Small-subunit ribosomal RNA, 5' domain from an uncultured prokaryote, 541 nucleotides, folded computationally.
The coordinates come from a structure-prediction model, not an experiment, and the mean pLDDT is 87.
[in-house]
Context: one part of a larger RNA
RNA sequence: GAACGAACGUUGGCGGCGUGGAUGAGGCAUGCAAGUCGAGCGAGAAAGCACCUUCGGGUGUGAGUACAGCGGCGGACGGGUGAGUAACACGUAAUCAAACUGCCCUUGAGAUCGGGAUAACAGCGGGAAACUGCUGCUAAUACCGGAUAGUAUGCUCGGAUCGCAUGAUCUGAGCAUUAAAGGAGGGGAUCCUUCGGGACCUUCCGCUUGAGGAGGUGAUUGCGGCCUAUCAGCUAGUUGGUGAGGUAAUGGCUCACCAAGGCAACGACGGGUAGCAGGCCUGAGAGGGUGGUCUGUCACACUGGGACUGAGACACUGCCCAGACUCCUACGGGAGGCUGCAGUCGAGAAUCUUCCGCAAUGGGCGAAAGCCUGACGGAGCGACGCCGCGUGGAGGACGAAGGCAUUAGUGUUGUAAACUCCUGUCACGAAUUAUGAAAUCCUAUGCAUUAAUAGUGUAUAGACUGACGUAAGUUCGAGAGGAAGCACCGGCUAACUCUGUGCCAGCAGCCGCGGUAAUACAGAGGGUGCAAACGUUGUUC
Numbered sequence: 001g002a003a004c005g006a007a008c009g010u011u012g013g014c015g016g017c018g019u020g021g022a023u024g025a026g027g028c029a030u031g032c033a034a035g036u037c038g039a040g041c042g043a044g045a046a047a048g049c050a051c052c053u054u055c056g057g058g059u060g061u062g063a064g065u066a067c068a069g070c071g072g073c074g075g076a077c078g079g080g081u082g083a084g085u086a087a088c089a090c091g092u093a094a095u096c097a098a099a100c101u102g103c104c105c106u107u108g109a110g111a112u113c114g115g116g117a118u119a120a121c122a123g124c125g126g127g128a129a130a131c132u133g134c135u136g137c138u139a140a141u142a143c144c145g146g147a148u149a150g151u152a153u154g155c156u157c158g159g160a161u162c163g164c165a166u167g168a169u170c171u172g173a174g175c176a177u178u179a180a181a182g183g184a185g186g187g188g189a190u191c192c193u194u195c196g197g198g199a200c201c202u203u204c205c206g207c208u209u210g211a212g213g214a215g216g217u218g219a220u221u222g223c224g225g226c227c228u229a230u231c232a233g234c235u236a237g238u239u240g241g242u243g244a245g246g247u248a249a250u251g252g253c254u255c256a257c258c259a260a261g262g263c264a265a266c267g268a269c270g271g272g273u274a275g276c277a278g279g280c281c282u283g284a285g286a287g288g289g290u291g292g293u294c295u296g297u298c299a300c301a302c303u304g305g306g307a308c309u310g311a312g313a314c315a316c317u318g319c320c321c322a323g324a325c326u327c328c329u330a331c332g333g334g335a336g337g338c339u340g341c342a343g344u345c346g347a348g349a350a351u352c353u354u355c356c357g358c359a360a361u362g363g364g365c366g367a368a369a370g371c372c373u374g375a376c377g378g379a380g381c382g383a384c385g386c387c388g389c390g391u392g393g394a395g396g397a398c399g400a401a402g403g404c405a406u407u408a409g410u411g412u413u414g415u416a417a418a419c420u421c422c423u424g425u426c427a428c429g430a431a432u433u434a435u436g437a438a439a440u441c442c443u444a445u446g447c448a449u450u451a452a453u454a455g456u457g458u459a460u461a462g463a464c465u466g467a468c469g470u471a472a473g474u475u476c477g478a479g480a481g482g483a484a485g486c487a488c489c490g491g492c493u494a495a496c497u498c499u500g501u502g503c504c505a506g507c508a509g510c511c512g513c514g515g516u517a518a519u520a521c522a523g524a525g526g527g528u529g530c531a532a533a534c535g536u537u538g539u540u541c
Base pairs, nucleotide, nucleotide: 001541002540003539004538006537007536008535009534010533013389014388015387016386017385018384019382020381026345027344028343030342031341032340035073036072037071040070041069048061049060050059051058052057080300081299082298090224091223092222093221094220095219096218099217100216101215104213105212106211107210108209109208110207112146113145114144115143121136122135123134124133125132126131152177153176154175155174156173157172158171159170160169161168162167182205183204184203186202187201188200190199191198192197226272227271228270233263234262235261238260239259240258241257242256243255244254245253275297276296277295278294279290280289281288282287302323303322304321305320306319325336326335327334328333353379355378356377357376361375362373363372364371365370392422393421394420395419402413403412404411405410426482428477429476430475431474432473436468442462443461444460445459446458447457448456449455485530486529487528488527489526490511491510492509496525497524498523499522500521506513507512
């Protein structure tokens, strides 16, 4: 000199863009943060309102609505934090002839015949509660069995091409194994009908099974980046082999047997510290420091352990066990997990609103309307940072008053003020107008498909939708009105005098000042430097 997620002191007008729990991964009141689908399924209230009434109630509506339940998809994303981790965790380059993959895209084939349950519900119980037992009834795109079976899988016997290779790719024959689910809207030639409709065809959304892709995940290897030798030897599933098990898959991943290996001064093993990277800061560079915000990735979710479900988890707001802590209890037993968004206590030098909205972007579910979304979009608070603007402009005395100094003449504050003439940024008041909104859906029309004016697809036009927002922008109004401080002045280092004090009180980054004329302490006047900031402290280069 530069920098900072800063803090402290004095001061403080406005705006834009950023940014804000770095300490106790300490404890948490309260609310919200993951639901959705009735076009998968069976059920199905009540209040209110209307009418009737023997005043007990009944009927209709509310409504096939709400709340639940079965089932599907999602809850593995998104959001937080940095505790742990010195590791194939991360970065980079490769490999899988050793792998998996829901939704999505492209493409092929198929969806047949049956069955038994169970929740909801009803009845009877247990319990303070959380919850739960028995009996009975019922449905499905829930569950189960049979059939069908290839470009699927496995085994056996071949053929061709290729590869460094355990083999890979293509292909022939035989044997064996594995599927499925329906739903919705409309139209109609035909058929059936209990005249409600159904079968059938068509369209859309799904279902099953293959192939290919995209994206994702898993596994393997080379290289790279901390300190410590006051850590020198470490290792028995240890290193390798054979076989088996396990996994989606290779492998001591696990196990049995066999061999005795494997690593290490190019630092094994141990100890300490730490998430890693893109980046960021500094620097001419080399390098040094750093990893907050944003992006990628990893790890974690009260602490420790475990699996279940699933395409995917060993799962932040799922389950089980143990532990600590908190809460409820009828003492038998239960409930909980903010390292989500706000907020609270604590500790700390120190870090914000228990705000608005799903209008936009994105995500989940749904055919869609839509619902959900503390992701996100916004607003609020903090000079925490960077940037921009303002606090007025011109004129105005051989120079007011006051202050200060003085050699008593004057000098200085100082064109500074007063005063005169202007301007109108920001703030204030009023009016007015954009962008973020264009889509889905709906309506109309055209085209395609079709038997069809249904339906579906597509194009065009119209209509709807704004939290922010009393915002931004623009115009007008009023009026110099509301807006300057902080540090320093001995040298380094720009800036000097007076008074007080008297090695006292004090200053100080270094050198050093102060013991009676202190430009170094304190005050004052004056000056210098920066300026909505200025200084101090801390840390890095």
The RNAcentral record of the full RNA draws on ENA.